[in-house]
RNA sequence: GCCGGCGUAGCUCAGGGGUAGAGCAACACAUUCGUAAUGUGUCGGUCCGGGGUUCAAAUCCCCGCGCCGGCU
Numbered sequence: 001g002c003c004g005g006c007g008u009a010g011c012u013c014a015g016g017g018g019u020a021g022a023g024c025a026a027c028a029c030a031u032u033c034g035u036a037a038u039g040u041g042u043c044g045g046u047c048c049g050g051g052g053u054u055c056a057a058a059u060c061c062c063c064g065c066g067c068c069g070g071c072u
Stems, first nucleotide, its partner, number of pairs: 001071007010024004018055001026042005048064005
């Protein structure tokens, strides 16, 4: 230099046009003499940035940025 994949909650990841989700973590409550475990609930995201298409974009297209891999 060329090609491909990935970027979504604190972490690991789903979601591939129509209100953004799960698990773990955190917090509250219950339980316990107390802790852990367990159960119930709550909080938490301008979906990497900019532009385009569309009635509507995390999702499709373009340009960047970052990470990973391959080729030379």
Background
This is a predicted structure of a 72-nucleotide RNA (transfer RNA) from a marine sediment metagenome. Model confidence (mean pLDDT): 84 of 100. It matches the Rfam family "tRNA". Rfam classes the family as a transfer RNA.